The RNA shown here (small-subunit ribosomal RNA) has 1395 nucleotides and comes from an uncultured bacterium.

[in-house]
RNA sequence: UUAGAGUUUGAUCCUGGCUCAGGAUGAACGCUAGCGGCAGGCCUAAUACAUGCAAGUCGAACGGUAAAUGUCCUUCGGGACAUGAGAGUGGCGCACGGGUGCGUAACGCGUAUGCAACCAGCCCCCGACCGGGGCAUAGCCGGUGGAAACGCCGGAUAAUACCCCAUGGCUCCCCAGGAGGGCAUCCUUUUGGGGAUAAGGAAGCGAUUCGGUCGGGGACGGGCAUGCGUCCCAUUAGCUGGUAGGCGGGGUGACGGCCCACCUAGGCAUCGAUGGGUAGGGGAUCUGAGAGGACGGUCCCCCACACUGGUACUGAGACACGGACCAGACUCCUACGGGAGGCAGCAGUAAGGGAUAUUGGGCAAUGGGGGGAACCCUGACCCAGCCAUGCCGCGUGAGGGAAUGAGGCCCUACGGGUCGUGAACCUCUUUUGCCUGGGGAUAACCUGCCCCGCGGGACGGGGCACUGCAGGUACCAGGCGAAUAAGCAUCGGCUAACUCCGUGCCAGCAGCCGCGGUAAUACGGAGGAUGCGAGCGUUAUCCGGAUUCAUUGGGUUUAAAGGGUGCGCAGGCGGCGGGUUAAGUCAGCGGUGAAAGGCAGGGGCCCAACCCCGGCAGUGCCGUUGAUACUGGCUCGCUGGAAUGCGGUCGAGGCGGGCGGAAUGUGGCGUGUAGCGGUGAAAUGCAUAGAUAUGCCACAGAACUCCGAUAGCGAAGGCAGCUCGCCAGGCCUGCAUUGACGCUCAGGCACGAAAGCGUGGGGAUCGAACAGGAUUAGAUACCCUGGUAGUCCACGCCGUAAACGAUGGACGCUCGUCGUCGGCGGCACACGGCCGGCGGCCAAGCGAAAGUGAUAAGCGUCCCACCUGGGGAGUACGGUGCAAGGGUGAAAAUCAAAAGGAAUUGAUGGGGGCCCGCACAAACGGUGGAGCAUGUGAGUUUAAAUUCGAUAAGACGCGAGGAACCUUACCUCGGGCUAAGAACGAUGGGGGGCGGGCGAGGAGACGCGCCUUUCCUUCGGGACUCCCAGCGAGGUGCUGCAUGGUUGUCGUCAGCUCGUGCCGUGAGGUGUCGGGUCAAGUCCCAUAACGAGCGCAACCCCUGCGUCCAGUUGCCACCGGUCAGGCCGGGCACUCUGGACGGACUGCCCGCGCAAGCGGAGAGGAAGGCGGGGAUGACGUCAAAUCAGCACGGCCCUUACGUCCGGGGCGACACACGUGCUACAAUGGCCGGCACAGAGGGCAGCCACGCGGCGACGCGGAGCGAAUCCCGAAAGCCGGUCUCAGUCCGGAUCGGAGUCUGCAACCCGACUCCGUGAAGCUGGAAUCGCUAGUAAUCGCGCAUCAGCCAUGGCGCGGUGAAUACGUUCCCGGGCCUUGCACACACCGCCCGUCA
Repeated sequence: UUAGAGUUUGAUCCUGGCUCAGGAUGAACGCUAGCGGCAGGCCUAAUACAUGCAAGUCGAACGGUAAAUGUCCUUCGGGACAUGAGAGUGGCGCACGGGUGCGUAACGCGUAUGCAACCAGCCCCCGACCGGGGCAUAGCCGGUGGAAACGCCGGAUAAUACCCCAUGGCUCCCCAGGAGGGCAUCCUUUUGGGGAUAAGGAAGCGAUUCGGUCGGGGACGGGCAUGCGUCCCAUUAGCUGGUAGGCGGGGUGACGGCCCACCUAGGCAUCGAUGGGUAGGGGAUCUGAGAGGACGGUCCCCCACACUGGUACUGAGACACGGACCAGACUCCUACGGGAGGCAGCAGUAAGGGAUAUUGGGCAAUGGGGGGAACCCUGACCCAGCCAUGCCGCGUGAGGGAAUGAGGCCCUACGGGUCGUGAACCUCUUUUGCCUGGGGAUAACCUGCCCCGCGGGACGGGGCACUGCAGGUACCAGGCGAAUAAGCAUCGGCUAACUCCGUGCCAGCAGCCGCGGUAAUACGGAGGAUGCGAGCGUUAUCCGGAUUCAUUGGGUUUAAAGGGUGCGCAGGCGGCGGGUUAAGUCAGCGGUGAAAGGCAGGGGCCCAACCCCGGCAGUGCCGUUGAUACUGGCUCGCUGGAAUGCGGUCGAGGCGGGCGGAAUGUGGCGUGUAGCGGUGAAAUGCAUAGAUAUGCCACAGAACUCCGAUAGCGAAGGCAGCUCGCCAGGCCUGCAUUGACGCUCAGGCACGAAAGCGUGGGGAUCGAACAGGAUUAGAUACCCUGGUAGUCCACGCCGUAAACGAUGGACGCUCGUCGUCGGCGGCACACGGCCGGCGGCCAAGCGAAAGUGAUAAGCGUCCCACCUGGGGAGUACGGUGCAAGGGUGAAAAUCAAAAGGAAUUGAUGGGGGCCCGCACAAACGGUGGAGCAUGUGAGUUUAAAUUCGAUAAGACGCGAGGAACCUUACCUCGGGCUAAGAACGAUGGGGGGCGGGCGAGGAGACGCGCCUUUCCUUCGGGACUCCCAGCGAGGUGCUGCAUGGUUGUCGUCAGCUCGUGCCGUGAGGUGUCGGGUCAAGUCCCAUAACGAGCGCAACCCCUGCGUCCAGUUGCCACCGGUCAGGCCGGGCACUCUGGACGGACUGCCCGCGCAAGCGGAGAGGAAGGCGGGGAUGACGUCAAAUCAGCACGGCCCUUACGUCCGGGGCGACACACGUGCUACAAUGGCCGGCACAGAGGGCAGCCACGCGGCGACGCGGAGCGAAUCCCGAAAGCCGGUCUCAGUCCGGAUCGGAGUCUGCAACCCGACUCCGUGAAGCUGGAAUCGCUAGUAAUCGCGCAUCAGCCAUGGCGCGGUGAAUACGUUCCCGGGCCUUGCACACACCGCCCGUCA
C1' cells in the first nucleotide's frame, strides 16, 4: 500500500467496447462576489511594431574646449589666468544580466569518465623585473562635398595608444646527454650549447597606494573526446565519394577527414542504417498502490536563437539580441542623388485568438559594470498597480427564544404537515468596516569624525553622524455599531437530495442508460431538499479507474486471435559429472547523483498557504575489494537426449513402365416394331430414312465394383484394379557405434486440393458458359433435353480453401476402462503382458459454458505465429504478378453502443414423434341467388340531427328482455328556470295545499283568476303539495391507455405452480421427464426426488329406476250414478305431485396386462364402464370490451356542456355485408273430419259461455290471485281435391274498407276483411351447423310490454333420422424432441432498390 458502478439479454454466465464517480491545469466561458497573505498571468502570429526606457563608466591614463563663474589686466573693442561640461584619444565593461523555443532526434541533453590533446581577462598565492629611445594620429585649426546620413583634403599635437634597442630569473623553440615513471602516441625531472620575447605610467609634500611586464600555482569558468540512456513510421531497406582508413601537410588554444595532396576500398545497416514526421533536453511536475503513463508553464542547470540567410572582425572570451559587413523580404525618411531600421529586454500598440496585466515607483535592499573613492549606470532586481487565475486564511455574527405560529408550499383539506428557532423579540460580541491616535523592523555597509584592542593589518571591535521606493503601509490601541458582506450547481439510476403546477414526442433535457405522444420526482417554474461555499458550475486537456498493450498483470477449439505444411541460416532456449574463470548475479567500501522541489523533524510570519534550517531519500552511474550456488566463457569426462549400423516387419507413401475386366459411348452386321426417353406432371429431344430393346464384332477414353472397415500410409495437400522396377518412411527386438551432435525458428527455400493461365496432345463420361423445354407473377434458378471450355496426359505457371481437430512445434509429468492396426515375447487359433499407432467412454483437473480429459483444452519448461469494440475492410494507396489475382495492409467519416460466445426459458418451423376436438372425412339440413324482416359498413341526404358504444375469430336479430310522445343521451325553432341558488333528494318548521272543476293567455312548459275540497290513520299524524331555514348542486362532457367491478376469448383445453431436497457459477432444471393407461398432470410402474396447492374428477341441481313418507285442487283398483263426465260415496293401491333414501363400484365372470387398466351384444340390472344434461372456467393472454348500467382518480362546463317543454330525429336511401323469416312446391297446397303434450302465465289480468260481426273485434257475462278457473297445440291420422302449371305453388307490393291500444298511429304501430298478385323453378366461387332423443321438422309458452314493428331472445314438449373407413390433408389444441440471427416472440426478424 490496490474499492467500483451503469450499459448488449425475456432472463443468465462470459467476452468486449463505451460511459461515470477521483485528482490535476499558465486555463477559458456562464452566474455570483466582502477582506487579506502567498504565488501566477500571450499556451495563438519566432506576426508587425509608434513612443520612452533597458550598458556604461573612468579627469587618479591623455590632449584639450564652449558657455558660465572667479581673479587680474585693459586701448573698454576686449584680453590673460583658474575652474571646467559635452565631444575626442585611451582603459575596462559591452560574450554578464534579461528574453524566446524558431531550429535541433544531435555527444543537443542526462549520467559516468578521459584530455599524456587544451584555454582562461578580472580574483588569490609565489618568484623575477620595470633601463633607454623613437614615429604617428584623433580631438583642434583651415578648406571643402552632401538634403541628410556621413565624409574628403591640408596643417599642428598628447598619452597607460603605437614602434625600436637593452637586460632575461622563469618560460618557449632547436641540438646533445643523464635519472625516474607511465596509458599506445609518451610524461616528469635534470645538465650543457644555441636561439626568441618585457614594460607606461598616475595620485600624493611624503609614507604609500592604484597600476604595468615575464613566469609558476590556485580558484571560478570554458573547449574537446568517449561508454550508456534519450519519440513515432518498415506502406522508409538498403545508405555512403571526403565517403571509411592510412601517410604527409595546413589550420586551431587543442585532438580530429576539420581542411588539402597522395594511397588503400572501405564504412554504416533488420541489435533498424538511410529517408520521412514530430520535438529544445534535464532537475522536476501531474497522476498512479506500484510498475507505469502523460508532461517540460513559473523557478534552477544546459543548449539553441536574436527580421531571414551567410560571413568574418575585435577580443581572455563572440561568429556577438540593443557590434560590423554582404544578400533578401518588409517598414520608414528623401531635395530621387541616396540613406535609416530590427521589442523572442521592460512597459505599451495593432493583429491573431476562447484567452493572458501598468507606456507605474525606486536604486532603500540584493546582485552586476566602471571608478582609489565620492559616485554614476542598472525595466537585473526590490516594490506598487490590474485579474477570484490558483493555493491558504478570515468574515458575513453568537446565545436565548412558541403547542402562539403571519405568509409561501403540500396534503387524506372543519384539519394536518413543512420552510421553522428560522424571523420577530431579549441579551451579548466587534473579527471585517468607518472614525481618531500610536506605530517597530527591513539599515548595515560605504563614507566622515571619535575611541578601544592586539596578532600592527587594506586587522578586529565600539560610539556618533548620514541613507527607506514600498508607506504613514503592516501592526497596536480607543470609539461607533449587527451594523458593510451569499452564492452556485444539483435532486430518474449511476449519485446525496421530492412534491405541486405548466407543457403534451411540442418546447426542451442528456456524461452513459435514456426522459417528453394529458397525472413527467428526467422538460419549464415554484416550494422544499442535497452538495460545495467567495465561490459554484460548464468546456477543453492529462493520468486514474482500464488487468482495455497485461514486466508486475491478459489471451488465441466455438467470443478478436495458430502461419496450409515441412526443411532450415541468424536469433532464443538447452542433459549428467569434474576443474577453471568471475562477464552476468550477490555483498562490503569509496566517488558521484548541483541547488530548488519531495519526505519526516525543527523553526519564522497570530495560524495556514508561504518561507528558513540541518537531515533523509533520490531505486542511477563509475571505481574498488570480495563471494561463486545459479547463468555464461574455457577445458576434461559421461550416456538416460539425439543420431547411425546390423536384424525383422508394415502400409491406397512417392515416381516410372507393363497388363486386365466390367460399365459407358460410338461404329459395323443381325433380330425386331412404334414408340423411346424424361418428370411431381409434362415438354423440348430421339424414332418408320427403323429408334428404344436385344445378339455378335470392333474401337475410344476415363475411372477402378466387391474386398472396404468405426482400417492403413503420408509433414500437409493427399493416396485405392493387378504387376515389375526405382526412391523414401514408420514401427519392433537385441546388440554395437558417435558422445549433447538437441528443441524451436523471424527472414529464406521447398511442397501445396479444386478452379484458373500458357504450349502441345487427348476427348468416353460428366459438364460452368450457352441453347431449348418446363415451373413461375417473373425464373437470367432449382427439374428436363442437349452442350463448349474444362474434366485426362506432358511440360511450365498460379499459391489459394470451412488448406478444420476452426486446437503451432518439442520435451517431461499426472486415475481408469472398452475396441482396433503393426511388432515383440510365451510351444498358441485362446488369454493376458510390453512398445508404437488409430478410436470410444470417463476420474481429478481445466473451462463462460458447450465440452476437454496421457492424441489435453490438465500440471510445467522452451521457441515461433497471432489478437486488442462493431462495421468501414481484407477495402484504398504504396509496392508485387503475363493475366486472373496473391501477399502486405491503413485512415477519414460512422454506430449518441454495441457487435459477439455459450447456455436458459418461451414463442415459432411449408422439422420429427405421440395424441385429442363435428378439425377433416362420411352423412343430414342450411347460408351464399329471390322477396321481406333486422343489424352493420361506406357514402349520401337532411335547415339541423339522422345520439352513443361494439369492429377478425371473440362487432354486425350485439348493449335493445319492446325508440309513435315518454324512453332520448341527438337536432331545431323557440321558449321557461338557475349562483338573490333550477330539477331532484334528505332533515326540521309552517301552511293547505295537492287533486278536481270553470274561465281565459300560450304549442306546451309555464303563468293568472275564481270555485271546490281527496285518501290512509294506532287520531298524535302520515301520503301529496307549496313556502321558509340550513344541507347535498348538476353534467349520458373527455380519458376503459389512470381505475374498481363485471364480461368476452384461448378453453372444459389439461394444464399452471409451490415447499423442502438434489443438480447447475447462473438464468434455470429436477419434480411435471421415461414406459403404459385415461375424457383428464386420470391412474400405475419406473425414478434425486418426496410431498403439496390451484385446475381435472367427485361433492350440488335437473333427468332416467325403485323404496319409504304424504294425499288436495291430483288419482280411481271397489260401490253407486250419468247420454257422457272422478260426477258422488269411499279409498290413497295405482298414475301423479314433492320430500327423504336406495341404486353403478369394472363390484362379479372370461381373456389380455407387472400394475393401472382395456376388451367381451357375458351375467345381473331401469341404467355399465364418465348413463344424459346443467351449474362449475386453473396460472395467465389479448393496455380485448364497458367512464352510456353502476362506482371511481384526473381534466373540462357553470343563466350552461345543467334543467324543463313543443316539434323533429334515432325509421332517411343508389349501394355492400352479416343474421334471420317465407318460399320456389306433390314426403306438397287447399277443404272437411278426428287425436295426443310439456313448460309457463293470469286481477288495470286470463277470460269459459251467450249474442252481434265473414273477420280483427265488440256487447254482455260465470269462474279463477289459480295441481281447482282461463289461455291451449301443430305436424299427425282419415276422407276429398289439385297433376307439374309461375300453378288452387309463392306471398311481396299496392288499392280500398275496418278493428284495437293509446292524449296522439302523418312522419312511424299491430291486426282483420276484400281486391292486387311481384321476385322466386333449389341458388357461382365459397361457406355454416350437427354424432341421438342429436340433426331435421312441428307447434306451444314466457320476459319486456298501453300497443307493437318478435321472422329476434329465452324456454317447452310432439314426430324423429343418416353417417363416422380412417387421421394423409385443412383449422384449433396438448405432450416430448430438434433448429433458430425470433423475445412487441413468424402478423417476428431481415436484405436490396427507389422516394
Its mean pLDDT, the model's own confidence on a scale to 100, is 84. The sequence is in RNAcentral, with records from Greengenes. It matches the Rfam family "Bacterial small subunit ribosomal RNA".